[in-house]
Context: one part of a larger RNA
């Protein structure tokens, strides 16, 4: 010096991104216990006191009694620095955020605010169900039957969940437009028995064959409606009040409709260490407010919320070698010599 331990004057977080690590607390009995609350909790809240051993007595049980057993009872005595004397064995509090909760997860860098959850909604499905697997047979769904099953979103509970159907999707509709194969076969081409021609060749019936117009023709699309706890969306400019400022008010343009209730410098705020208040001697963090919110907002849920959390943030108490600032000791190495 490295690793693991032990102790440390005075101070006590001054350390540090951050009390990380360590220390502290601790069992049992008695007293006592706040806000808040879903009345269950919170709660071992917090905060105090006691604790060994001996003697005497009391109480209880049993027994006829002697006695034996128990004792969370009372009084006195007694040792130590210290009696849950070792070991095992909660630190506690205040405020905010997120997620209701117990649970689950990245086997081997993430345990969380992520997933799940009970609860809520929407859609599909009448049974040979929808849906899934399989080419099929068949199987699951289900030996179930709409209080069932499948898909999807949200996520206890409380109060709520505004406006927009123009776009995209889905559902319904069927008048018109468009539209495939099939059907249809106008028309044209090839071939030529035959006819014409001296010949070259020309014309051409039937048959065969090739192409093929009109017409007919479903769903779909166009079209017409509905639907947002479907995907999603939820404006701009100008003026105006008897100080100033601001604008309840007015004008105008655009839109499918122009963001309602709430919340808000937020886990969302660029400007930004916004401004004011609180806490500190001093606070880019934190808490309470304010609000033109670069770019909040209502089941992509909004706002609250007791309890819960190896979650995140801020503060204060106890405690300490984290630090001021080092030191000493133990064990095992490293190192030197043999």
């Nucleotide at each position: 010096c490295u690793a693991u331990c032990a102790u440390u004057a005075a101070g006590g977080a001054a350390c540090u991104c951050g009390g990380c690590a360590a220390a502290a607390u601790a069992g049992c009995c008695c007293c006592g216990u706040a806000a808040c609350u879903u009345c269950g909790g919170g709660a071992g809240a917090a905060g105090g006191g006691g604790u060994g051993c001996c003697u005497a007595g009391g109480g209880c049980g049993u027994g006829a009694a002697a006695g034996c057993g128990c004792u969370u009872c009372u009084a006195g005595g007694u040792u130590u620095c210290a009696a849950u004397a070792a070991a095992u064995u909660g630190g506690a509090c205040c405020a905010a955020c997120c997620g209701a909760c117990u649970g689950u997860u990245u086997a081997g860098c993430a345990a969380a605010a992520a997933c799940a959850c009970a609860g809520g909604g929407c859609u599909c499905u009448g049974c040979a169900a929808a849906c899934u697997c399989g080419u099929a047979a068949g199987a699951g769904g289900a030996a179930g039957u709409a209080u069932a099953g499948a898909g999807u979103c949200u996520g206890a509970c409380a109060c709520c969940u505004g406006c927009c159907c123009a776009g995209u999707g889905c559902u319904g509709g069927a008048a018109g437009g468009u539209u495939a194969a099939c059907a249809g076969g106008a028309u044209g081409g090839g071939u030529u028995a035959u006819u014409c021609g001296u010949a070259a060749g020309a014309a051409u019936a039937a048959g065969c064959u090739c192409a093929g117009a009109a017409u007919c023709g479903a769903a779909g699309c166009c079209c017409c409606a509905g639907u947002a706890a479907a995907c999603g969306g939820c404006g701009g400019c100008c003026g105006u009040a008897a100080c100033u400022a601001u604008a309840a008010c007015g004008g105008u343009c655009c839109u499918a409709a122009g963001g309602u209730a709430g919340c808000g410098a937020a886990g969302u705020a660029c400007c930004u260490u916004g401004u004011c208040g609180g806490g500190u001697a001093a606070g880019u963090u934190c808490c309470g407010a304010c609000g033109c919110g670069c770019a909040u907002g209502a089941a992509u849920g909004g706002u609250g919320u007791a309890a819960c959390g190896a979650g995140u943030u801020g503060g204060a108490c106890g405690c300490u070698g984290u630090c001021u600032u080092g030191a000493u000791g133990a064990u095992a190495g490293a190192c030197u010599c043999a």
This is a predicted structure of a 338-nucleotide part of an RNA (large-subunit ribosomal RNA, domain IV) from a metagenome.
The coordinates come from a structure-prediction model, not an experiment, and the mean pLDDT is 87.
Its Rfam family is "Bacterial large subunit ribosomal RNA".